[in-house]
C1' cells in the first nucleotide's frame, strides 16, 4: 500500500498453596434424528441404514424428402358385366394422381442425458509437462460422384410350437451389399502395389445428402514428475518377473502377447501383506497453521443383480442391447421360455430417519427431421416435511382503586403489575370479494414488399412488413375493497461453572446429574405452584465435527524428583560441521509469461417492497511449469591455511585390563600333650557340643577362601567395576616443548561388542557363609524376626544368560558466563636452613554472584546461555499383562496393546496431628512414703434380668452417693381403673343466666354424680366487676429433635499458651514477631535478632487466714478498783487485753555476700509474724469433644387434640439367680467396754429452737422459763487425760440377720420410714492380679453444724473445727502437659490410613478339546460363452476362368487347440463367531483371615 480484518476463559485432586496432569463445561456447525409446541411466506433442501428384493406405469426414438410393400381417403377410372332408348344409363372396380398412415429394410441416434458410490491406495484423482495416436456430427477451404452386377426382409404359400418365438419354398427395392474405372493419398529405395462414391425433394433453379484426403474445433486413448490415509505385533517381495534381440497385436509406445538370451528389478526416504476409503474444486471449524468431511452444485473415475466374455460402432467391452455361467422372481400345455428401477414416481423390507405411482414440454437443452413436427420423469413447475437460511406477524396509545385472583409474608405489606379491565386507534399476515402481470421471441404459421433464380405474378433463398399462434405454474405474484383486535406463544433454564428464588410436598424414598455433586425432615439441586431468565415459530435432547486442547507443541511443550536419558562403548546409513580465495548456480531472492475451469469466499454495483436468494464486474485462487536475472548464506567443484582432530619425542601418576608365581594373620577340620565339667547361644532359654574328656591352651599338619593396618566424598576404568606381595603381555589418561598431516571433526536409526548380582550346562572344588530344608524359641498363630543345625551356591575352566534403584534418578560433543576455600597429578616461576608463596593445566569435593527452577535445589563438573545429533513421554488402573514375531537349554528377556474402569493419579512446599523418632521442661506423672480400694456384711448409684410398670436423662477419663439440698400419698413424669373435654391454667368474641361464698345430706375408692340450706358487691340503673351454662378463636403435651438453638455447665486445664496491626521475607498456603542464648510458677523476665509495637490470657487487683496500728465497746471482754455470791462479768464500773465491726500498716528480692554476660535472675545470709505469687480462695484465653441438658427455662420445627391434654384412687419408681463403681462398719490390745474428768469453731431457730423440773431403762412424754438470737436455746464435742476391766479368742472383737416389746412424725408407715429396750449373734482374722488419694496444718485420725425435710432410708453432700505425721535420691520408665526439631502415603488427622488371600454378584477379557463361517492366494481336476489358430470331404449368390458343364478365390457350418468364468478336490495362510473348562483383571455402605505398607509402622524400606 493491497488483501484478510485479526487471538478471553471456567470448574474439578489438598485442611490450604504451588505445579504437573487428565476429565468436564461455555461457541460454530448438521443432508440429521427425538421430545413439546406451531400463524404466513420467499429461496433452498429430503434414504447418511440393505450397491436389499421389486407390483405397476412412464424414462429413446425419430426420419415416407433412402427403400419397396399395407391399409385408408379423396379424385379419376380401363377392360368387362347388366339393362335397353345403340350410345346412353346403371353396375364393377384394375390402374392413376394426391393426401393420411406405418410392420419391415435402411440412415442417425440407444457411448449422450439421469442414477449410484459397492469397487479402487491406483497414473484412480489433483496440479505441470509430454509425444507414438484415433476421432461421427460440426467448421474451413479442395477435389470427385463414370460403368456394371447379385441378394435378403417385408410379403405370398406350406409349416412346428402352448407360448416365445421360428422353419421351408417363392417373388422385390433402397442412400442395403458387391465388383470394375478413376487417385490428390498411404505403403515402398525404386520398380511398383493398393484404396472411393448414393442418391433424395423441387419441373427446374436451388436444397439436403454421398466420397477422398487436408487442416481446425470439440471429444477421446497413451505416458511422465510432484502430491495424496492407517498399520512394522506385515521386513523382505518378484519368473513375464527386470532388461536385451525378433516377431505378433493395437487407433497408437510399450512384456501388451509371444519365441530365445541375459539374472536382473523392487525395498527402512518402508517393497510386500493387512485394514479402511472413489478423487477434486469445495463445505465446517480456527486468529493462524492446522484438523475433520467429501450431502446438495460443478469436473473426473468406476459401477448397473453376481462373474466373464465378445459384437456392432467415430466411439462401449455399452444402466432400459447380444451370448455364456450363477444366484433369485415369474409364466408353462412341464416340452420350454421370460425378467434385472445404483431412471422418474411407487411398494415391501432395514431403519432413529428421509416426499407424489402430480401437471407440462409453455421455457432452457438434447435426440430424429428439409421442416411442420414427434420424442424427452433431462428439464421447468406444482404435491409433502418448520429439515434448514431468511423475512413479517401474533395489535399501538393512554390507563393505579396499584381491582379481582394467584403466590408469598416479619401480617405492616409485597409481587404478578399498566400487566388486566376501560377508553381511543391501526388492520400487515390470515379470511372473502374484485382487478391482474411478467416469463412470448430475433419461435412457429399465415398474408406481403423488394432482390436472386428462373419462360414465370409458381415455388426456393435472402432481407423487410402486416396478421395471427403458443403459459404447466395459476386467475399465480402484485394491487384495491370489506369487516373486526378480531384467526395467531411456545420452548428450556432459575446449587456454582451460568443470566434467573421462594412456598408446599418428598424424607439417601421418589428422583435429578454435563462436570462438581444434590436427596437420611427446615432441599433455591428431587415433584408441583409461584415468581424470574434466555431464546422465540420455534426451544430443547441425542448423535458427530473443529474449537478451546500450548492435551502432539513447524508457529507452539516437555524428560534431576511430576510421564519420559538407552546400563554402557565402538560404529554404518544418516544428520551436522572450522578457515580463506575463484568458479557453477541446486536451495534461496527478484522479474516476466502460460496455466490456477466454472459456481464457492472476498469487495463493489445492481435485480427481487428488505432479507435469504440471484446476477455483473473486479479481486483473490498463498500452486506448478517455463524464461530471464542476483550470488551474501547453504550446496557442489577446485586451490590453499592452522586454530578443530591426530602424529612424533621426553617426562609422569594409578585398586585400569589378562596370565603366572609367592605370603602372613584369622576361621574350620585332622593328630598329639596339658588340662576338667562345662561349653555354646539369648532379652530369657533351648535345640547342639562335651566324662568315647569338650570349652580353654601348647605343638604339629590339611584345605579353601578373603586380604586387617596404610585408607582418605584418595585414583584408575566407558560403564558394571577394580583392593596383599612379585614378575611378564597389554589398554587408555596428564604435562611439557618442538616438528609434521591439513578438517581427517561431532552425533549415531539398524548392527557389533562389553556387562553387578542371583540362575543355567559341563567338569572340578568347597575353609568360612549361606537361599531351600530341618529342629529350639517367641507367640493367639509365626511356613518370619532371635537361635542351633545345613545343601544349592559363593570359588575355578569353559560356555549360555543380558537383566538391576545399572542412579547423579541428571544422553554425548563444542563455545561463553563472578568468586571462594578444600584435595589427588604434573609444569613453569620467586625463595628459604625449612615448612612455604605465586602462575598455570588436568580430576575430584564443598560454598556461594548472576541466571534458572513448581519449589526443592542447580549454579565453569549447570539443572545457566546457545549449536548439533540420538533416545524418550503424552491422565491413573487394567499391565510391562494378553496375542503374536525375535532370542534363550531353561528360568525368562525384549518388542508390546485392548476390551473395561476411575475422577482423578502425581510433584514440591506449607499448617497442624501423630511416632513402640530425637533433644529440653514441668505436673502426687513415676519414684520414696502414709493411707485406702480390689476379699466380708451393709448402705447407696448403675447394667442386667423380672414386672402391669418397674418413668426419664447421664456411659472411659469428662455417667454410676450422679440430675435427686431427702419417692409412704403428694412429688410423679409410669402402670391399672374410674371421670372429664374451650378443658386443670391464660386472653379475647358473641349470646343468655345469675349475683358471690360456703355448710349440710345420699351414692362412690376418690374425682365426681345428684338434692338441699344459705341469699350480701358497685352503680349516674345505661351499666360495670364477679361468677355459671353455650360457642369460636385457643389452651395443654416432663410428646420428638441437645445432630435445628439460646442459656447455662463438664473436660484439656490456672496447662502457658491464642491472636493481631505495621514492615519484611516468600509466585503462594505461609513465615517473621511467638524462633535463639539464659531465667521463671508463667510468652515472667533480661540480652540476641527484620522486626517494631499491640490485644486476649499469667502477674496484680477482690475476698478470707496470718503480724501490727488507729477509731469504736453492747448482747462481747475482765487487767485495776469497788460491791456481792456455794458458784458464775453476776453488780458498779472499764477499754488496757480478748473478740467483733471499720479503717490503716507491713513484703519489694528493699538490703548484704556469692554465681551470673557489668543482665534478667539464681544461691546463701540479715532483718522481721510471714520471703521471695507467705497459705487458701474466687477468677478458667483462643479453641476441642455435632460433649451434655428440648425432664430448670426459653425456644424453631414436627406431632397428639373426647387426647400423647386434664382430675382422681391404687399401684410402681424401694423387684431380685447376677455383675460393676462409690462408701460406712469392721476383722481388734495404739483397742473393746465401764466410771471420771478438760479444751473447739461454725452453723441453725416462731408452723421454729426449747433450758430448768417431773415420768420413762430408752426412744420418748408432760410442761413450759427464755429467744425472732455476740444476750436464750439446739449444745453432749468426740478423740484426749485419769482410773478400772478384757487377755488375743471368731472374743467382752465385729455387728449383720431374725423375733419379741414399744416411741415419734404423719388422713395413712403391709407394700415402704425413722429412733429405742430385750433377745438373737452372720460374714469378717488386713484381702488375687490390679488400682488410688495425698508433699503440711496437708495425709491420717476425731467427732459439731447446716442445706433438703410433717418424718426419713444421712453411711451422702457442703462446710467447722481438734489431735496431727512421714516420704521426695532423683527424672531412666508409665500417664498427661508445653516448646523446638525430624519423619509421614494422616487431615473425620494413629480409635488414621491401607495391602493380600478367600467368600457372594456383576462385567469385559484371555487360553481352550473342539467347531461353524469369512477373506484371498496355491496346486490339480472340469472347461461354458467368446476372440484368436489349425482344419473344413458338407454348404456357398456377386469376382476370376470356362461356350456350356464345371473348376478357381473367397466364405459359412461343423470339428479341433491355445486362452478361459463359474464349479469340484486338496493341504495350508489369515480374519471373525461360538465353546464344556479355565486364568487372571476390573467393579461392588457396613462377609471371612491375618497385619504387609506409611512413624526407626514396631525387622528400615525399595530395585
Nucleotide at each position: 500500500c493491497c488483501g484478510c480484518c485479526c487471538g478471553a476463559g471456567a470448574g474439578u485432586u489438598u485442611g490450604a498453596u504451588c505445579c504437573u496432569g487428565g476429565c468436564u463445561c461455555a461457541g460454530g456447525a448438521c443432508g440429521a434424528a427425538c421430545g413439546c409446541u406451531g400463524g404466513c411466506g420467499g429461496c433452498g433442501u429430503g434414504c447418511u441404514u440393505a450397491a436389499c428384493a421389486c407390483a405397476u406405469g412412464c424414462a429413446a426414438g425419430u426420419c415416407g424428402a433412402a427403400c419397396g410393400g399395407g391399409a385408408g381417403u379423396a379424385u379419376u377410372g380401363a377392360a368387362g358385366a347388366a339393362g335397353c332408348u345403340u350410345g346412353c344409363u346403371u353396375u364393377a372396380g384394375a390402374g392413376a394422381u394426391a393426401c393420411u398412415u406405418u410392420a419391415g429394410u435402411g440412415g442417425c441416434g440407444g457411448a449422450c442425458g439421469g442414477g449410484u458410490g459397492a469397487g479402487u491406495a491406483a497414473c484412480g484423482c489433483g496440479u505441470g509437462a509430454g509425444g507414438a495416436g484415433c476421432u461421427g456430427u460440426c467448421c474451413u477451404a479442395u477435389g470427385c460422384a463414370g460403368g456394371g452386377g447379385g441378394a435378403c426382409a417385408a410379403c405370398a404359400g406350406c409349416u412346428g410350437g402352448a407360448a416365445a418365438c421360428g422353419g421351408c419354398u417363392g417373388c422385390u427395392a433402397a442412400u442395403a451389399c458387391c465388383c470394375c474405372a478413376u487417385a490428390a493419398g498411404c505403403c515402398g529405395a525404386g520398380a511398383g502395389g493398393u484404396a472411393a462414391a448414393a442418391g433424395g425433394a423441387u419441373c427446374a433453379a436451388u436444397c439436403c445428402g454421398g466420397c477422398a484426403g487436408a487442416g481446425g474445433a470439440g471429444g477421446u486413448a497413451c505416458u511422465c514428475g510432484c502430491g495424496u490415509c492407517c498399520u512394522a505385533u506385515c521386513a523382505g517381495c518378484u519368473a513375464g518377473u527386470a532388461g536385451g534381440u525378433g516377431a505378433g497385436g493395437u487407433a497408437a509406445c510399450g512384456g501388451c502377447u509371444c519365441a530365445c538370451c541375459u539374472a536382473g528389478g523392487c525395498g527402512a526416504a518402508g517393497a510386500c501383506g493387512g485394514g479402511u476409503a472413489g478423487c477434486c474444486g469445495g463445505c465446517c471449524u480456527g486468529a493462524g497453521a492446522g484438523g475433520g468431511c467429501g450431502a446438495a452444485c460443478g469436473g473426473c473415475c468406476a459401477c448397473a443383480c453376481u462373474g466373464g466374455a465378445a459384437c456392432u460402432g467415430a466411439g462401449a467391452u455399452a444402466c432400459g442391447g447380444c451370448c455364456c455361467a450363477g444366484a433369485c422372481u415369474c409364466c408353462u400345455a412341464c416340452g420350454g421360455g421370460a425378467g434385472g428401477c445404483a431412471g422418474c414416481a411407487g411398494u415391501g423390507g432395514g431403519g432413529a430417519a428421509u416426499a407424489u405411482u402430480g401437471g407440462g414440454c409453455a421455457a432452457u437443452g438434447g435426440g430424429c427431421g428439409a421442416a411442420a413436427g414427434c420424442c424427452u420423469g433431462a428439464c421447468c413447475c406444482a404435491g409433502c416435511g418448520a429439515c434448514g437460511c431468511c423475512g413479517c406477524g401474533u395489535g399501538g396509545g393512554u390507563g393505579a382503586u396499584g381491582a379481582a385472583g394467584g403466590c408469598c409474608u416479619u401480617c405492616g405489606g409485597g409481587u404478578u403489575g399498566u400487566a388486566a379491565a376501560a377508553c381511543c386507534c391501526u388492520u400487515u399476515c390470515g379470511u372473502g370479494c374484485g382487478g391482474a402481470a411478467a416469463g412470448a421471441a430475433u419461435a412457429g404459421u399465415c398474408c406481403u414488399g423488394u432482390a436472386g433464380c428462373g419462360a414465370a405474378u409458381a415455388a426456393c433463398u435472402a432481407c423487410g412488413g402486416g396478421a395471427u399462434u403458443u403459459g404447466a405454474c395459476g386467475g399465480u405474484a402484485c394491487c384495491g375493497c370489506a369487516g373486526g383486535a378480531a384467526g395467531a406463544a411456545g420452548c428450556a433454564c432459575c446449587g456454582g461453572c451460568u443470566a434467573a428464588c421462594u412456598c408446599c410436598g418428598u424424607g439417601c424414598c421418589a428422583g435429578c446429574a454435563g462436570c462438581c455433586g444434590c436427596g437420611g425432615u427446615a432441599a433455591u439441586a428431587c415433584g408441583g405452584a409461584g415468581g424470574g431468565u434466555g431464546c422465540a415459530a420455534g426451544c430443547g435432547u441425542u448423535g458427530u465435527u473443529c474449537g478451546g486442547a500450548a492435551u502432539u507443541a513447524u508457529u507452539g511443550g516437555g524428560c534431576g524428583u511430576a510421564a519420559a536419558g538407552g546400563g554402557c562403548g565402538c560404529g554404518u546409513a544418516g544428520g551436522u560441521g572450522g578457515u580463506u580465495g575463484u568458479g557453477a548456480u541446486a536451495g534461496u531472492c527478484a522479474g516476466a509469461u502460460g496455466u490456477g475451469a466454472a459456481a464457492u469466499c472476498c469487495u463493489u454495483c445492481g435485480g427481487c417492497u428488505c432479507a435469504a436468494c440471484c446476477g455483473a464486474a473486479g479481486a483473490a485462487c498463498u500452486g506448478c511449469a517455463u524464461c530471464u536475472g542476483a550470488a551474501a548464506c547453504u550446496u557442489c567443484a577446485u586451490a590453499g591455511c592452522u586454530c578443530g582432530a591426530g602424529u612424533a619425542c621426553a617426562g609422569g601418576a594409578g585398586a585400569g585390563g589378562g596370565a603366572a608365581a609367592c605370603g602372613g594373620a584369622a576361621u574350620u577340620c585332622c593328630c598329639g600333650g596339658u588340662g576338667u565339667a562345662g561349653a555354646g547361644g539369648c532379652g530369657a532359654a533351648a535345640u547342639u557340643c562335651g566324662u568315647a574328656g569338650a570349652u580353654a591352651u601348647c605343638g604339629g599338619g590339611a584345605g579353601g577362601a578373603a586380604c586387617a593396618c596404610c585408607a582418605g566424598u584418595g585414583g584408575c576404568g566407558a560403564a558394571g567395576g577394580c583392593g596383599g606381595u612379585u614378575u611378564c603381555c597389554u589398554g587408555g589418561c596428564c604435562u611439557g616443548a618442538u616438528a609434521c598431516u591439513g578438517a581427517c571433526g561431532c552425533u549415531g536409526a539398524g548392527g557389533c561388542g562389553c556387562g553387578a548380582a542371583a540362575g543355567c550346562g559341563u567338569g572340578g572344588g568347597g575353609a568360612g557363609c549361606a537361599a531351600a530344608c530341618a529342629g529350639g524359641a517367641u507367640u493367639a498363630g509365626a511356613u518370619a524376626c532371635c537361635c542351633u543345625g545345613g545343601u544349592a551356591g559363593u570359588c575355578c575352566a569353559c560356555g549360555c544368560g543380558g537383566u538391576a534403584a545399572a542412579c547423579g534418578g541428571u544422553g554425548a560433543a563444542c563455545a561463553c558466563u563472578a568468586g571462594g576455600u578444600g584435595u589427588g597429578g604434573g609444569a613453569g616461576g620467586u625463595g628459604u636452613a625449612a615448612u612455604a608463596c605465586c602462575u598455570u593445566c588436568u580430576g575430584u569435593g564443598c560454598c556461594g554472584a548472576a541466571g534458572c527452577u513448581a519449589a526443592c535445589g542447580c549454579g565453569u563438573u549447570a539443572a545457566g546461555u546457545g549449536u548439533u545429533c540420538c533416545g524418550c513421554c503424552u491422565g491413573g488402573g487394567a499391565a510391562g499383562u494378553a496375542c503374536g514375531g525375535c532370542c534363550g537349554c531353561a528360568a525368562g528377556g525384549u518388542u508390546g496393546a485392548a476390551a473395561c474402569u476411575c475422577a482423578a493419579a502425581g510433584g514440591a512446599a506449607u499448617u497442624g496431628a501423630c511416632g513402640g523418632g530425637g533433644g529440653c521442661c514441668c505436673g502426687c506423672a513415676c519414684a520414696a512414703g502414709c493411707g485406702g480400694u480390689g476379699g466380708a456384711g451393709c448402705a447407696u448409684g448403675u447394667g442386667g434380668u423380672u414386672u402391669a410398670a418397674u418413668u426419664c436423662g447421664a456411659c472411659g477419663c469428662a455417667a454410676c452417693g450422679c440430675g435427686a439440698a431427702g419417692a409412704a400419698c403428694c412429688u410423679u413424669a409410669c402402670c391399672u381403673g374410674g371421670g372429664c373435654u374451650u378443658g386443670a391454667c391464660a386472653u379475647g368474641u358473641u349470646c343468655u343466666c345469675g349475683u358471690a361464698a360456703c355448710u349440710c345430706c345420699u351414692g362412690g375408692a376418690a374425682a365426681c354424680a345428684g338434692g338441699a340450706g344459705c341469699c350480701c358487691u358497685c352503680u349516674u340503673c345505661g351499666g360495670a366487676g364477679c361468677g355459671g351454662g353455650a360457642u369460636c378463636a385457643c389452651a395443654g403435651g416432663u410428646g420428638g429433635u441437645g445432630c435445628a438453638u439460646g442459656g447455662c455447665u463438664g473436660u484439656c486445664g490456672u496447662c502457658a499458651g491464642c491472636u493481631c496491626g505495621u514492615g519484611u521475607c516468600g509466585u503462594g498456603a505461609g513465615a517473621u514477631g511467638u524462633u535463639g542464648g539464659g531465667u521463671u510458677a508463667a510468652g515472667u523476665c533480661c540480652c540476641g535478632c527484620a522486626a517494631c509495637g499491640a490485644g486476649c490470657g499469667c502477674a496484680a487487683c477482690c475476698c478470707c487466714u496470718g503480724u501490727c496500728c488507729u477509731a469504736u465497746g453492747u448482747u462481747g471482754c475482765c487487767a485495776g478498783c469497788g460491791g456481792g455470791u456455794a458458784a458464775u462479768g453476776c453488780c458498779g464500773g472499764g477499754g488496757a487485753c480478748u473478740c467483733g465491726u471499720a479503717g490503716g500498716a507491713u513484703a519489694c528480692u528493699g538490703c548484704c555476700g556469692g554465681u551470673g554476660a557489668c543482665a534478667a535472675a539464681c544461691c546463701g545470709g540479715a532483718g522481721g509474724a510471714a520471703g521471695g505469687u507467705g497459705g487458701g480462695g474466687a477468677u478458667g484465653a483462643c479453641g476441642u469433644c455435632a460433649a451434655g441438658u428440648c425432664a430448670u427455662c426459653a425456644u424453631g420445627c414436627c406431632c397428639c387434640u373426647u387426647a400423647u391434654g386434664u382430675c382422681c384412687a391404687g399401684g410402681g419408681c424401694u423387684a431380685c439367680a447376677c455383675a460393676c463403681g462409690u462408701g460406712c462398719u469392721a476383722c481388734a490390745a495404739u483397742g473393746g467396754c465401764c466410771g471420771g474428768u478438760a479444751c473447739a469453731a461454725a452453723g441453725g431457730g416462731c408452723u421454729g429452737c426449747a433450758a430448768g423440773a417431773c415420768c420413762g431403762c430408752g426412744a420418748g412424754g408432760u410442761g413450759g422459763a427464755g429467744c425472732g438470737a455476740a444476750u436464750c436455746c439446739c449444745a453432749a464435742a468426740a478423740a484426749g487425760c485419769c482410773g478400772g476391766u478384757c487377755c488375743c479368742a471368731g472374743u467382752u472383737c465385729g455387728g449383720a440377720u431374725u423375733g419379741g416389746a414399744g416411741g415419734c412424725u404423719g388422713a395413712a408407715a403391709c407394700u415402704u420410714g425413722c429412733c429405742u429396750c430385750c433377745a438373737u449373734g452372720a460374714a469378717g482374722u488386713c484381702g488375687g492380679a490390679g488400682u488410688u488419694g495425698c508433699u503440711a496444718g496437708u495425709a491420717a485420725u476425731c467427732g459439731c453444724a447446716g442445706a433438703u425435710c410433717a418424718g426419713c432410708a444421712a453411711u451422702g453432700c457442703u462446710g467447722c473445727g481438734g489431735u496431727g505425721a512421714a516420704u521426695a535420691c532423683g527424672u531412666u520408665c508409665c500417664c498427661g502437659g508445653g516448646g523446638c526439631u525430624u519423619g509421614u502415603a494422616c487431615a473425620c488427622a494413629c480409635c488414621g490410613c491401607c495391602c493380600g488371600u478367600c467368600a457372594c454378584a456383576c462385567c469385559a477379557c484371555g487360553a481352550a478339546a473342539g467347531u461353524c463361517g469369512g477373506u484371498a492366494a496355491c496346486a490339480c481336476c472340469c472347461g461354458a460363452a467368446g476372440c484368436c489358430g489349425g482344419u473344413g470331404a458338407g454348404c456357398u449368390a456377386a469376382c476370376c476362368c470356362g461356350c456350356a458343364a464345371g473348376g478357381g478365390a473367397g466364405g459359412c457350418a461343423g470339428c479341433u487347440g491355445u486362452c478361459g468364468a463359474a464349479g469340484g478336490u486338496g493341504g495350508g495362510a489369515u480374519c471373525g463367531g461360538u465353546g464344556a473348562u479355565u486364568g487372571g483383571g476390573g467393579u461392588g455402605a457396613a462377609g471371612u483371615c491375618g497385619u504387609a505398607a506409611c512413624a526407626a509402622g514396631g525387622u528400615a524400606a525399595c530395585c

Model confidence (mean pLDDT): 85 of 100. Small-subunit ribosomal RNA from an uncultured bacterium, 1503 nucleotides, folded computationally. The sequence is in RNAcentral, with records from ENA and SILVA.